[in-house]
Context: one part of a larger RNA
C1' cells in the first nucleotide's frame, strides 16, 4: 500500500448516476397516534416518557392449617366453595443510593410525504435480470349431451372420469369500484341452400395403331379398310368446397380529408364538399406512449433537462390486445423532506491479516 474492522474536531449529502456504503433507530412497559379506507385496516403510524439497586406500606396469583355444604362403598374416603399465617409470585406508588451511561454487553424497526406500475400472498432466467414479467381469485367468449369435446398412441387402449353442462376442454382479460362506444367492407368462424363453378367414378359419340379383305401397280409396292386386340376420348351424370345469401368484434382487426363562417382580433357552436365498412365515444393525456422538447404556466430550490399540479397543438392515447380510479401490499421504479452519519470538505489515529524490509 491492500483487505477487514474501530474511532474522530467543525460542518452534515457539499459525495454520487443515485445517500451506494456506513451511521441513526432498536427489547419491554405506559401515554399518544393523521390523511385516506374495501371500515378489516392505515398502525409498532408519527411523536413523547420510563427501565438498575435499597427501604416503606400496599396489590395480583399460587399453595393450605382450618371451616362450611354435599355424596356414597361410612373410610386414615371423596366432590365443591371459602380461606388465616408462612413461603413463593406479581403490578403500581412514595422516598432514597451509585455511575458519563441502568433493555449500561449481546440479540434487537430509521421515519415521513408524493407519484408510477402491478390489486394482494405466491412464481421465475440453478451460476450476471426477482421485475412493471408469470401466476392468481374474479370476468367473459367458444366448444362438448357422454362411446362427450379435447389429449396421447399405428392400433388395442388410456387420460378426460369411476366425472355429466353449478361438469369438462380451449382462448382472452386479470381483486374491487365506475364503465366497456362506432364499424361485419377485408380475414376468420357460424348458419343457408336456389343458381354458377367443380374431382374421382359412371358414360361412351368419335379418333388413332395394327391388318382379314379389296382396288391400282412400273410387281418393288401404294390407296382404302371390316372384326378383334390395343391406345385415346366429346356430350351427359357428379359431393363437399369456392362464388353466392345472411349472422358474428370480451373473433383477427379498423375507428378520415379539404374549404368557408360570429359587428376589433382570435377562435369556430354552424355550413359546404370529397372519401369510407365506420370515421375514436366516455375517459386519460409532453404519459413507462410526445418527434419537435429542457413544450407553456404554476409549485418545490438561492439555482432543477428530474419531480408534482395544470394546459391539450395526442409526430404515433383510448376502452377485456381492456379504459380510468383505487384502501392494503412491494428486497419494484421516480421525486422531496426529517433524523443520521468519514459519502464528502480532508484527512488522521488505532487493531488484525497478507505483503514488504532486516536478522
Nucleotide at each position: 500500500u491492500u483487505a477487514u474492522c474501530a474511532u474522530u474536531a467543525a460542518g452534515g449529502a457539499a459525495c454520487u448516476c443515485g445517500g451506494c456504503a456506513a451511521a441513526u433507530u432498536g427489547g419491554c412497559c405506559c401515554c399518544g397516534u393523521a390523511a385516506c379506507u374495501u371500515c378489516g385496516g392505515g398502525a409498532g403510524a408519527a411523536g413523547g416518557g420510563g427501565u438498575a439497586c435499597c427501604u416503606g406500606g400496599u396489590u395480583u396469583u399460587g399453595u393450605u392449617a382450618u371451616g362450611a355444604a354435599g355424596g356414597c362403598u361410612u373410610g386414615u374416603c371423596u366432590u365443591u366453595c371459602a380461606g388465616a399465617a408462612g413461603c413463593a409470585u406479581u403490578a403500581a406508588c412514595a422516598g432514597g443510593u451509585u455511575u458519563c451511561a441502568a433493555u449500561a454487553a449481546a440479540u434487537u424497526g430509521g421515519c415521513c410525504c408524493a407519484a408510477u406500475c402491478g390489486a394482494c400472498u405466491g412464481u421465475u432466467u440453478a451460476a450476471c435480470a426477482a421485475a412493471a414479467a408469470c401466476a392468481c381469485a374474479g370476468a367473459u367468449c367458444u366448444c362438448u349431451g357422454c362411446a362427450a369435446a379435447c389429449u396421447c398412441g399405428u392400433a388395442a387402449g388410456a387420460g378426460g372420469a369411476a366425472g355429466u353442462a353449478u361438469a369438462g376442454a380451449g382462448g382472452u382479460u386479470g381483486a374491487c369500484g365506475c364503465c366497456u362506444g362506432c364499424c361485419c367492407a377485408g380475414u376468420g368462424c357460424c348458419g343457408g341452400a336456389a343458381g354458377g363453378u367443380u374431382a374421382a367414378c359412371g358414360a361412351g359419340a368419335g379418333a388413332u395403331g395394327u391388318u382379314c379383305g379389296u382396288u391400282c401397280u412400273u410387281c418393288g409396292g401404294a390407296g382404302c379398310a371390316a372384326a378383334g386386340c390395343a391406345u385415346u376420348g366429346a356430350a351427359c351424370c357428379g359431393a363437399a368446397g369456392c362464388c353466392c345469401c345472411g349472422g358474428u368484434a370480451a373473433a383477427c382487426g379498423g375507428c378520415g380529408g379539404c374549404c368557408g363562417u360570429a359587428a376589433c382580433u382570435a377562435u369556430g357552436a354552424c355550413g359546404g364538399u370529397c372519401c369510407u365498412a365506420a370515421g375514436g365515444u366516455a375517459g386519460c393525456g409532453a404519459a413507462g406512449u410526445a418527434c419537435c422538447u429542457u413544450g407553456u404556466c404554476g409549485g418545490g430550490u438561492a439555482a432543477a433537462u428530474u419531480c408534482c399540479g395544470a394546459c391539450c397543438c395526442g409526430c404515433a392515447u383510448g376502452a377485456a390486445u381492456g379504459g380510468c380510479g383505487u384502501a392494503a401490499c412491494g428486497a419494484g421504479u421516480u421525486g422531496g423532506g426529517c433524523g443520521c452519519u468519514g459519502u464528502c470538505u480532508u484527512a488522521a489515529u488505532g487493531a488484525u491479516a497478507c505483503a514488504c524490509u532486516c536478522a
Predicted 3D model of a 359-nucleotide part of an RNA (large-subunit ribosomal RNA, domain IV) from a Candidatus Buchananbacteria bacterium. The coordinates come from a structure-prediction model, not an experiment, and the mean pLDDT is 86. It matches the Rfam family "Bacterial large subunit ribosomal RNA". Its Rfam clan is "LSU clan". Taxonomically the source falls in Candidatus Buchananiibacteriota (Bacteria, Bacteria candidate phyla).